[in-house]
RNA sequence: UACCGAUAAUAGCAAACCCAUCGAAAGGUGGGGACGCAAAGCAGACGGGACUAACCCGGAGAUCUGCGUAGUGUUGAGUAAUUUUAUCAACUGCAGUUUCCGGUAUGUCAGCCGAGCCGCCGAA
Numbered sequence: 001u002a003c004c005g006a007u008a009a010u011a012g013c014a015a016a017c018c019c020a021u022c023g024a025a026a027g028g029u030g031g032g033g034a035c036g037c038a039a040a041g042c043a044g045a046c047g048g049g050a051c052u053a054a055c056c057c058g059g060a061g062a063u064c065u066g067c068g069u070a071g072u073g074u075u076g077a078g079u080a081a082u083u084u085u086a087u088c089a090a091c092u093g094c095a096g097u098u099u100c101c102g103g104u105a106u107g108u109c110a111g112c113c114g115a116g117c118c119g120c121c122g123a124a
Base pairs, nucleotide, nucleotide: 004122005121012037013036017032018031019030020029021028022027035111041117042116046114047113048112049109050108051107056103057102058101059100060099061098062097064096065095066094067093073091074090075089076088077087
């Protein structure tokens, strides 16, 4: 110096859970608390993986609002005596709002793995 890592020494970190707080959530931060950790130090704009789905996209439903009611058709109203026709209203249309389902990272995890950077101690 590189590997390696002890029932050594000195220090360090802190899972679950609880409280507060931020966040749509995943999760973060602070306090308490210790399951563990020789990198459980840094870094999420290195690669993979995992988690979440606000925004966005797709599907289904609900109800209201707006537009349209041109065309096609149905129903009702309506007109002169029938039929046809004119006229009016509603439904079928589109957009928005809202609920549910699915997809999606630009969000999150370094205590999931690999790579990167830096660092304490020294038995075998």
Molecule: c-di-GMP-I riboswitch aptamer
Organism: bacterium